[in-house]
Context: one part of a larger RNA
RNA sequence: GAGCGAACGCUGGCGGCAUGCCUAACACAUGCAAGUCGAACGGAAGCGGUGCCUUCGGGCACUGUCUUUAGUGGCGGACGGGUGAGUAACGCGUGGGAACCUGUCCAGUGGUGGGGAAUAACCAUGGGAAACUGUGGCUAAUACCGCAUACGCCCCUUCGGGGGGAAAGAUUUAUCGCCAUUGGAGGGGCUCGCGUCGGAUUAGGUUGUUGGUGGGGUAAUGGCCUACCAAGCCUCUGAUCCGUAGCCGGUCUGAGAGGAUGAUCAGCCACACUGGGACUGAGACACGGCCCAGACUCCUACGGGAGGCAGCAGUGGGGAAUAUUGGACAAUGGGGGAAACCCUGAUCCAGCAAUGCCGCGUGAGUGAUGAAGGCCUGAGGGUUGUAAAGCUCUUUCACCGGGGAAGAUUAUGACGGUACCCGGAAAAGAAGCCCCGGCUAACUCCGUGCCAGCAGCCGCGGUAAUACGGAGGGGGCUAGCGUUGUUC
Repeated sequence: GAGCGAACGCUGGCGGCAUGCCUAACACAUGCAAGUCGAACGGAAGCGGUGCCUUCGGGCACUGUCUUUAGUGGCGGACGGGUGAGUAACGCGUGGGAACCUGUCCAGUGGUGGGGAAUAACCAUGGGAAACUGUGGCUAAUACCGCAUACGCCCCUUCGGGGGGAAAGAUUUAUCGCCAUUGGAGGGGCUCGCGUCGGAUUAGGUUGUUGGUGGGGUAAUGGCCUACCAAGCCUCUGAUCCGUAGCCGGUCUGAGAGGAUGAUCAGCCACACUGGGACUGAGACACGGCCCAGACUCCUACGGGAGGCAGCAGUGGGGAAUAUUGGACAAUGGGGGAAACCCUGAUCCAGCAAUGCCGCGUGAGUGAUGAAGGCCUGAGGGUUGUAAAGCUCUUUCACCGGGGAAGAUUAUGACGGUACCCGGAAAAGAAGCCCCGGCUAACUCCGUGCCAGCAGCCGCGGUAAUACGGAGGGGGCUAGCGUUGUUC
C1' cells in the first nucleotide's frame, strides 16, 4: 500500500447491487419446510334425481361425467434445503481402466391369455390413562399367488439340444398404462498413475496382516468374508504414531515466481442428538423413516409412552459480533396428476444492518467597507475570508399531487401504486472524522510542569512543550473517518 463474512469509537442524507452466527456439530417453546393421484380400488358421508312406505319427524331401494375423502394401492419422501463435527483418505483434483447397476426419459422388437386365495377400510366385541392394540366376520383392486405362453433373455451343453422365468388394467375410445428384451442418454458404484499440512523430542509397524487355492457374498472386482496352505507386506524416497484440517473451481496479495486462504456462487465428499443395525426401494444403510442402546427433555392413572431446527423464521446460551416467529407461488425450477390443479421457508420478493462496493446530494453565480465576532500581534496590522450577509438563479435527491409499466403467452404479478414519466413548492430537510515533532501533508497561543498525559518506531512532559489538554488556524479523507484484529 492492498484486502476483509469483520468488531469497536465518533458521526450519519438518498439510491442501486451484493453480503450478514467466523463463537456452542450448545439446548430448543411455537408455526411452517413433502406431498400428490377418485382416470388403480372397495367403502363412508354429503348433495341432487326417481320410486315405494310414512306415525308427516322421516325411512328404504335405485341412481349420478356430482362433491368430500379416512383406508388399500401407485409415484415421490435418496431431489431440493442445512452444516463442516469427522476425515491426511482414492476424500478431493486431474488423467486413465474393467468386472458393474440404473426408476423416470428417448429409440427399437415382441407380448398383455386364463385362474385363485387373502386383507385393510367397514361391522361386532375386548384391553389401555394415553400412545396404541387384540379377537371374530364381510369385501375390492394397477395389492398378492399359481397355471399357460417366450423372437429375444438367463443357466447347462457333447452345439444336436435340455432346463428356467412375465404381465394390469382405467376411462370421456382417444390415450395413458403393464410385461420381457436390445440400444442410448443422463446418473451412480468400483479401481489405478500422479498431486494433496506440520512434527523424528514419533523408527520400526502389521496376523486377515501379504499372497495363493476352494467356497461364500455383492449389481460388480477384491481378504469383502470364511476354511486350508505359504510367510509374507509397508518403511529414512519417512512406514507407524501424534497434532491440525473437509477438498476443489476459486478468493486476497504480488511485476511475477510465490505466499495466504477455501464466507457468499458452482462441483465433489461427509454428517443429521450420540453410537450401532438393517428394512423398503431403481436408488438410502435414509435430516423432517424404522429397530436397539445411551445422554437429555416432556407426558403419565407409575403399568407405560413421546421427542430430535447442522430446513425457514424465532428463543435461551456462548460471544467483540451477525437480521423478520414477513409476502407470494406471479416468474424459474421440483414432486404428484391425463388434466384442472394441489404441494413447494427451493425460489422470487419485501423487512432489518453504512457490513461492503458503486453512484448522487448537502447548492450555483455574484458579492470588499475585506462587516461583526474569534485567534494572533512588533498594537501598525495579519488571519479566518468571497467565507458570511446581501443580490440573481437552479431544483438533483428527499417531500406533495397526478399518471403508471416491462417482467406473461391470450389468461395469471407477490414485488407494487414499485421503477419510471409529468406537474408543484422552497436554498428550502441533508457533514463529519482523523491528524498537524521526524518518518508524514499540515503551526501558533494558552493551560500543565517527569504531574496529568501521549506513543506505530524514534521518543515527548522536570516553567517559554509546533509531541500532553484546550483554542484559533492548517492538512487529509469524506457519508464516512479513525482504532483494533488478521493476510499478502